Predicted 3D model of a 113-nucleotide RNA (SAM riboswitch aptamer (S box leader)) from bacterium HR36. It was read from a public genome assembly, where an Rfam model found it. The prediction has a mean pLDDT of 85.

[in-house]
RNA sequence: GUCUUAUCCAGAGUGGCGGAGGGAACGGGCCCUGUGAAGCCACAGCAACCGGCCGAGUGAUUCGGCGUCAGGUGCUAAUUCCCGCCCGGCUGGCGAACCGGGAGAGAUGAGAU
Numbered sequence: 001g002u003c004u005u006a007u008c009c010a011g012a013g014u015g016g017c018g019g020a021g022g023g024a025a026c027g028g029g030c031c032c033u034g035u036g037a038a039g040c041c042a043c044a045g046c047a048a049c050c051g052g053c054c055g056a057g058u059g060a061u062u063c064g065g066c067g068u069c070a071g072g073u074g075c076u077a078a079u080u081c082c083c084g085c086c087c088g089g090c091u092g093g094c095g096a097a098c099c100g101g102g103a104g105a106g107a108u109g110a111g112a113u
Stems, first nucleotide, its partner, number of pairs: 001113008013043005021032003026084004044076003049072002051069001052066005080105001085102005
């Protein structure tokens, strides 16, 4: 990198270095930012995917609890910041707004290659 699969309206920031951008890409919107962006480092924290421990269960896949569970990742502005494509609510017909569902894209974990 590719494939499979689960999750994505919850939660959690200070300091140092740095010095102008950032919120994945494109378009639109909105927002953050010299009261210091990205990035890097330290420490702290959140969560509970893997792992650990305890309990329950199936033919099998499983389910629940514990972070006062060593460890491996991840994460710590705004729903994945919002919209974009399709369908429905909803129409004599068309459209906008709004609400809901789905697709697509992306992120993270686990597994495979």